[in-house]
RNA sequence: UGCCGAAUCCCGCACACGCGGGAACGGGGGAACCGAUGGGACCUGUCGCCGGGUCCCAAGGGGCGAAUCGGCAAUAGCCGUAGCGCUGCUCUUUCAGCGCGAGCCCGUCAGCUAACCCCGUAGGCCUGAGAAAGAGA
Numbered sequence: 001u002g003c004c005g006a007a008u009c010c011c012g013c014a015c016a017c018g019c020g021g022g023a024a025c026g027g028g029g030g031a032a033c034c035g036a037u038g039g040g041a042c043c044u045g046u047c048g049c050c051g052g053g054u055c056c057c058a059a060g061g062g063g064c065g066a067a068u069c070g071g072c073a074a075u076a077g078c079c080g081u082a083g084c085g086c087u088g089c090u091c092u093u094u095c096a097g098c099g100c101g102a103g104c105c106c107g108u109c110a111g112c113u114a115a116c117c118c119c120g121u122a123g124g125c126c127u128g129a130g131a132a133a134g135a136g137a
Stems, first nucleotide, its partner, number of pairs: 001137001002125003008023006024121006034111001037058009060109001061106004069080004083100005089136007
């Protein structure tokens, strides 16, 4: 020797904003193989466990992110919680303390996923800075 986060760096043109390209990082879609909703009725294989089939009813589903789930409540909020982060050079382990536990998007469609295709490079924040052991720049 700041922090969260993928969100940084380089080049060209404009030289304030910005535009284009690349690297790096992050994310989504997308085969085979594998995997794959809930409830009910009936039929059927089986000693049984368990499985197969038909019909009906109910519910949309998914993505980014740590940000889910539950209780009280009533649309406010409170309490907890999976999970995540911080304690000032970095990493690992243990202990102690503190905080967050949001928001947004797609539009009836997405399991996984080689090839391949597409997208992103934002935004925000402090304030005194803990302990022990080990490794390292």

Description
Model confidence (mean pLDDT): 77 of 100. The RNA shown here (c-di-AMP riboswitch aptamer (ydaO/yuaA leader)) has 137 nucleotides and comes from a soil metagenome.